[in-house]
Molecule: c-di-GMP-I riboswitch aptamer
Organism: Candidatus Bipolaricaulota bacterium
């Protein structure tokens, strides 16, 4: 740099539900919570699904693809 994630370690993230809060909604964001995650770290380019106040405007990156970037051990 690329490739693997059986095993250790420090550590990181946070589904579902419950409170708040903004939003019409889909859903964000904060707090409990932990079913999971080795990129479940970022970024709506393509595709797909989902909401409206449907000529459009939004939401999912925890649907996949793409693109940046990274920890540990190994090869």
């Nucleotide at each position: 740099u690329c490739c693997u994630g059986c095993u250790a370690a420090g550590g990181g993230c946070a589904a579902a539900c419950c409170c708040a809060u903004c939003g019409c909604a889909a859903g964000g964001u904060g707090g409990g919570g932990g079913c999971g995650c080795a990129a479940a770290a970022c970024c709506a380019c393509g595709g797909g699904c989902c909401u409206c106040g449907c000529u459009g405007a939004g939401g999912u990156a925890g649907c996949c693809g793409g693109g940046u970037u990274g920890c540990c051990a190994g090869g």